The prediction has a mean pLDDT of 81. This is a predicted structure of a 75-nucleotide RNA (transfer RNA) from a bacterium. Rfam family: tRNA. It is annotated as a transfer RNA. The sequence is in RNAcentral, with records from ENA.
[in-house]
RNA sequence: GCUGGUGUAGCUCAAUGGUAGAGCACUCGCCUUGUAAGCGAGCGGUUGCGGGUUCGAUUCCCUCCACCAGCUCCA
Numbered sequence: 001g002c003u004g005g006u007g008u009a010g011c012u013c014a015a016u017g018g019u020a021g022a023g024c025a026c027u028c029g030c031c032u033u034g035u036a037a038g039c040g041a042g043c044g045g046u047u048g049c050g051g052g053u054u055c056g057a058u059u060c061c062c063u064c065c066a067c068c069a070g071c072u073c074c075a
Stems, first nucleotide, its partner, number of pairs: 001071007010024004018055001026042005048064001050062003
């Protein structure tokens, strides 16, 4: 340099055009003599940046950024 993949909550991951969710974590409550476990509730996102298409974009297209994998050239 070329090709492909990934980027969504603090972490691990869903959501293939129509209100962004789950588990864990965190907070509060219940339970317990107390803690843990268990149960209930709550909190948490400008979906990597920018632009385009569309009535509508996490989703489709383009540029850029970061990371991963493969290939190639020069020194």